c-di-AMP riboswitch aptamer (ydaO/yuaA leader) from Bacillus sonorensis, 126 nucleotides, folded computationally.
The RNAcentral record of the sequence draws on MGnify.
It matches the Rfam family "c-di-AMP riboswitch aptamer (ydaO/yuaA leader)". From the family's description: This family represents a conserved RNA structure found upstream of the ydaO and yuaA genes in Bacillus subtilis and related genes in other bacteria. Its family is annotated with regulation of gene expression and cyclic-di-AMP binding in the Gene Ontology.
Lineage of the source: Bacteria > Bacillati > Bacilli > Caryophanales > Bacillus.

[in-house]
RNA sequence: CGUUUAAUCCUUUUUUAGGAGUGGGGGACCCGAUCAUUUGGGGUGAAUUUUUCCGUUCCAUGCGAGCGGAAAGACGGACAUCUCUUCGUCCGAACCCGUCAGCUAACCUCAUCAACGUGAAGAGAG
Numbered sequence: 001c002g003u004u005u006a007a008u009c010c011u012u013u014u015u016u017a018g019g020a021g022u023g024g025g026g027g028a029c030c031c032g033a034u035c036a037u038u039u040g041g042g043g044u045g046a047a048u049u050u051u052u053c054c055g056u057u058c059c060a061u062g063c064g065a066g067c068g069g070a071a072a073g074a075c076g077g078a079c080a081u082c083u084c085u086u087c088g089u090c091c092g093a094a095c096c097c098g099u100c101a102g103c104u105a106a107c108c109u110c111a112u113c114a115a116c117g118u119g120a121a122g123a124g125a126g
Base pairs, nucleotide, nucleotide: 001117002116003115004114008020009019010018011017021112022111023110024109025108026107031102040100041097042096043095044094048074049073050072051071052070053069054068055067056066057065058064059062075092076091077090078089079088081125082124083123084122085121086120087119
């Protein structure tokens, strides 16, 4: 200097601080959805989902359930000015609320970390 990301900037008495910006959640009318909402449900985030197989645990021994792993598919995300297309590579974690949340003006509230240093071709924009 640049990339992903909301995660940047300013001030200050230097700090678990304040302000701006950005992002998320809660929350009326209207609208929508209603008919199940213990098989709990919901939220941040790309991080969801289907089938098959293997191992293991449990007991009610089943076309069973839980956990772990593998393969294939669907879907989603990243690949360095922006958008789109094709091929290719990689990723799909973690956490929170606590039985409760559709949308949502006013209003309330939370966060502002972290990681990284560059696949190819084509079209368009600027």